[in-house]
A computed fold for a 329-nucleotide RNA, annotated as Bacterial RNase P class A. The coordinates come from a structure-prediction model, not an experiment, and the mean pLDDT is 77. Rfam family: Bacterial RNase P class A. About the family: Ribonuclease P (RNase P) is a ubiquitous endoribonuclease, found in archaea, bacteria and eukarya as well as chloroplasts and mitochondria.
RNA sequence: CAGGCGGGACGACCUGUCGCUUCCGGUACGCCGGAGGAGGAAAGUCCGGACAGGGAAGGGCACCCCGCUGCGGAAAUCGCAGAUGGGAGCAAUCUUUUGACAUCCGUAACAGAAAAUUACCGCCACGGCUGCCUUGCAGCCGAAGGUAAGGGUGAAAACGUGGGGCAAGAGCCCACGGUCUGCGACGGCGACGCCGCAGGGGUACGGAUCCGGGGCCUGCAAGACCAAAUAUACUGGCAGAUGAGGGCUGCCCGUCCGAUGCCAGGGGGUAGGUUGCGAAGAUAAAUGACAGGACAGAACAGAAACCGGCUUACGGUCCCGCCUUUUUU
Numbered sequence: 001c002a003g004g005c006g007g008g009a010c011g012a013c014c015u016g017u018c019g020c021u022u023c024c025g026g027u028a029c030g031c032c033g034g035a036g037g038a039g040g041a042a043a044g045u046c047c048g049g050a051c052a053g054g055g056a057a058g059g060g061c062a063c064c065c066c067g068c069u070g071c072g073g074a075a076a077u078c079g080c081a082g083a084u085g086g087g088a089g090c091a092a093u094c095u096u097u098u099g100a101c102a103u104c105c106g107u108a109a110c111a112g113a114a115a116a117u118u119a120c121c122g123c124c125a126c127g128g129c130u131g132c133c134u135u136g137c138a139g140c141c142g143a144a145g146g147u148a149a150g151g152g153u154g155a156a157a158a159c160g161u162g163g164g165g166c167a168a169g170a171g172c173c174c175a176c177g178g179u180c181u182g183c184g185a186c187g188g189c190g191a192c193g194c195c196g197c198a199g200g201g202g203u204a205c206g207g208a209u210c211c212g213g214g215g216c217c218u219g220c221a222a223g224a225c226c227a228a229a230u231a232u233a234c235u236g237g238c239a240g241a242u243g244a245g246g247g248c249u250g251c252c253c254g255u256c257c258g259a260u261g262c263c264a265g266g267g268g269g270u271a272g273g274u275u276g277c278g279a280a281g282a283u284a285a286a287u288g289a290c291a292g293g294a295c296a297g298a299a300c301a302g303a304a305a306c307c308g309g310c311u312u313a314c315g316g317u318c319c320c321g322c323c324u325u326u327u328u329u
Base pairs, nucleotide, nucleotide: 002324003323004322005321006320007319008318009317010316013293014292015291016290017289018288020037021036022035023034024033025032026031039300043311044310046309047308048307049306051219052218053217054216063215064214065213066212067211068082069081070080071079072078083098085096086095087094088093099210100209104207105206106205107204108203120151121150122147123146124145126142127141128140129139130138131137132136159177160176161175162174163173164172179200180199181198182197183196184195186193187192223275224274225273226272232267234265235264236263237262238261239260245257246256247255248254
């Protein structure tokens, strides 16, 4: 220099002019002045919380979520650091797995005899038959037996390699290795690591199974307060079959109907207002445009109750740390 890995910051700024919106102040009610006015994700609404209401709010089942360790955190499908097994890269580094299989249950496609009490070929023993120069050897047969060494199938074949052993074989036995369990020493807060000793062999993956922990339901259109008109629970007063009141035309008369009517108090609830609600914030609605600053503003995208996370989208710029097989110096 080039390529790469990890982490962090930014996401436009200044001036002028004209606008939009909230609040405050002034006003001659026309406006004027001042202050504030989107994001790192405001997004998805995935997780947790706070707050609020419902539910006497206890116990159990079901259902849902979580599951290696330590620390942080109110909590979290949260963060940081680590453990463990696997994968990628030369490397920096990245990625991924994680309670248990004792109970109950499932899967292991295709191929293959067999995918977990396996016998297709092969090997061996035994029995029978035949042949040959008959104590033996060879061949053939077997509704029975032994064998997982060898062949073949498969992603995977019942620990690996070597030796012993055996009729042939096999962890059947032995050595080394691997793996699991237990015990002990050492290191670590711990998951665990490492060393030694002893013991084990029916594999792998998983579930609605088991174990441990957690979880009531509904969401700011939650909810709280004030409260008109109209109607009115309830209370009080007055009038009323000696006719209140209503219909027929606004009034009088007349006529028809026939038990309530008027006034005051008063609670709940509606419209509406305030609050919840924020140094943006209501209403679904505002948060901008133009010109100049040498050139270029071109990414994803815009609040709707609040807080902590996660995830997803993103043109470009800057900073810090680290790595490099090969090539060049």